[in-house]
Context: one part of a larger RNA
RNA sequence: GGCACGUGGUGGAUGCCUAGGCAGAGACAGCCGAUGAAGGACGCGGCCAGCGGCGAAACGCCUCGGGGAGCUGCAAGCAAGCUUUGAUCCGGGGAUAUCCGAAUCGGGGAACCGGGCAGGAGUCAUGUCCUGCCGUCGUCGGGCCAAUCCAUAACCCGGCGGAGGGUACCCGGGGAACUGAAACAUCUCAGUACCCGGAGGAAGAGAAAGCAACCGCGAUUCCCUGAGUAGUGGCGAACGAAAGGGGAACAGCCUAAACCCGCGUCGUGCCAAGGUCCCAGCCGUUGCGACGCGGGGGUCGUGGGGCCGGACUGGGCGGAACUGGGAUUCCGCCGGGAAGUUACCAAUCGCGCUGUUAGCUGAAUUGGCCUGGAACGGCCAGCCGAAGACGGUGAGAGCCCAGUAGGCGAAAGCAGCGCGACUUCCUGGGUCUGGUUCCCAAGUACCACGGGGCACGAGGAAUCCUGUGGGAAUCCGGGAGGACCAUCUCCUAAGGCUAAACACUGUCUCUGACCGAUAGCGAACUAGUACCGUGAGGGAAAGGUGAAAAGAACCCCGCGAGGGGAGUGAAAUAGAACCUGAAACCGCGUGCUU
Numbered sequence: 001g002g003c004a005c006g007u008g009g010u011g012g013a014u015g016c017c018u019a020g021g022c023a024g025a026g027a028c029a030g031c032c033g034a035u036g037a038a039g040g041a042c043g044c045g046g047c048c049a050g051c052g053g054c055g056a057a058a059c060g061c062c063u064c065g066g067g068g069a070g071c072u073g074c075a076a077g078c079a080a081g082c083u084u085u086g087a088u089c090c091g092g093g094g095a096u097a098u099c100c101g102a103a104u105c106g107g108g109g110a111a112c113c114g115g116g117c118a119g120g121a122g123u124c125a126u127g128u129c130c131u132g133c134c135g136u137c138g139u140c141g142g143g144c145c146a147a148u149c150c151a152u153a154a155c156c157c158g159g160c161g162g163a164g165g166g167u168a169c170c171c172g173g174g175g176a177a178c179u180g181a182a183a184c185a186u187c188u189c190a191g192u193a194c195c196c197g198g199a200g201g202a203a204g205a206g207a208a209a210g211c212a213a214c215c216g217c218g219a220u221u222c223c224c225u226g227a228g229u230a231g232u233g234g235c236g237a238a239c240g241a242a243a244g245g246g247g248a249a250c251a252g253c254c255u256a257a258a259c260c261c262g263c264g265u266c267g268u269g270c271c272a273a274g275g276u277c278c279c280a281g282c283c284g285u286u287g288c289g290a291c292g293c294g295g296g297g298g299u300c301g302u303g304g305g306g307c308c309g310g311a312c313u314g315g316g317c318g319g320a321a322c323u324g325g326g327a328u329u330c331c332g333c334c335g336g337g338a339a340g341u342u343a344c345c346a347a348u349c350g351c352g353c354u355g356u357u358a359g360c361u362g363a364a365u366u367g368g369c370c371u372g373g374a375a376c377g378g379c380c381a382g383c384c385g386a387a388g389a390c391g392g393u394g395a396g397a398g399c400c401c402a403g404u405a406g407g408c409g410a411a412a413g414c415a416g417c418g419c420g421a422c423u424u425c426c427u428g429g430g431u432c433u434g435g436u437u438c439c440c441a442a443g444u445a446c447c448a449c450g451g452g453g454c455a456c457g458a459g460g461a462a463u464c465c466u467g468u469g470g471g472a473a474u475c476c477g478g479g480a481g482g483a484c485c486a487u488c489u490c491c492u493a494a495g496g497c498u499a500a501a502c503a504c505u506g507u508c509u510c511u512g513a514c515c516g517a518u519a520g521c522g523a524a525c526u527a528g529u530a531c532c533g534u535g536a537g538g539g540a541a542a543g544g545u546g547a548a549a550a551g552a553a554c555c556c557c558g559c560g561a562g563g564g565g566a567g568u569g570a571a572a573u574a575g576a577a578c579c580u581g582a583a584a585c586c587g588c589g590u591g592c593u594u
Stems, first nucleotide, its partner, number of pairs: 001593009015579001016544002020515002022512009031165002039100003042055003046078002050074002052059001061094006070082003105114003115134007136162008169200001170198005180187001184234001210217002221248005231239002252497003255441001259296010274283002276327006301475001303440003306436008315334007335427006348421010359408003365381001366397001367380004382399002384388001391401002446470007456482001477492005531538002551578001554565004
């Protein structure tokens, strides 16, 4: 030196554990903000660095409920206190809420600096301090008022609103490349990533100018299927429907126009015309036309509506339309009926119920013996069960604890539902029928060219959107049925609104042939922390004594660190560098060997 055995050190694998994650299901909730948000800075504790909580009224204040013996957070300790006159704690409502931040009096290198006005504190006075107000844009209303006569701009005041934030989800405006095609250009990746705008608890879509096929359906959305089909495609790579069928959920409406009335402006009208109709009288810019606004009317595809006329039907009373009478039309009141706050018009209150935001109750062994430090284990003997879910307790507990099944509960806030008030609508119209040909969304449809989008790459390329140019018709009108034409069928564009089923996130409950500390979220622990970077940004490591601190009084060596006794404990090779404690690596002892 090597090998072997034994015994240690180092190290932190492995096993066991879980405080944390991951995925899903169900129910419920879903916007916040100038009444100053989201997010922060700085402070607040007797001793207080961090986290959490709170805001100069600062580990908290008031009030209403719950609860019932301890309490002053994580987090020990000392000190000082609070509490059955009900604390701590939990829930509802409120008060306070520095500074920054849309940040909004001005500035600014965020959390700082400097003002004006009004009122107040203080000072002899100034400085100083406190409270409130002072931004901008849009819109509405008002005031004042230039060049410039009227006027307008500008300026000033007031009311209302906007702004900023939001993980994902949604709609819109823009919009890549790597990549794939075994290269690459059309193509693909992909309308993805990313940027911007906007909205909401959902968004978008939505009440057929739709499908279908000679049969029929009847808004939209979502799921399954149809189907990797029909198709598209350097017919390469690849992309990829729809109808139909089965389900989820269901809900339908309002305008524009014709026509009538009113108001305003302009034009034209004293030879007027007109004033609802008939007769008579009377009045006279009231007329007529255009435009605008408001009210009525009207909303459809078996086409609908308007206007003129007819028929049938429908409560009452009063009034108006120049005067009188009649007719007609319109208005109001009473009565009757209906509907309703998400569309169909729209605002609010009361009562009740249900749910929710704290909670309460809740059966049955602390029986014997054994092992053990400990019984929740074994043996024996009982009991409950609408409860044998789960967790804890010194090992494995239906009957010990917390709970579970079942039952009960809210002063206050919120949500939903019901009723009533209330509001609106109908009655004031409806049905049928004849005539008239007045209306039925225009730079639109459509066409050409250039693009885009449709699963569809210009293709035979319809349908949809539109940059440029051209440019209709009004129901005997128009569009579609994949070029186009005919026949047939379906549907009514060029205005608008619309719950639910569907997406996402959170809360609660539950589940897992999900993970178990190099795993599972990056983060089980002061984690988006420490640290790195000018910055955008990047981004860790780090869990386990024991049942209980009983965390080792006292003695000895040592400056200490550390150790040896003693003591605690079931165990100290469980001693805080603490469960188990593998290997590499390093010792010690013994043996063999060189």

The part of an RNA shown here (large-subunit ribosomal RNA, domain I) has 594 nucleotides and comes from a marine sediment metagenome. The full RNA is in RNAcentral, with records from MGnify.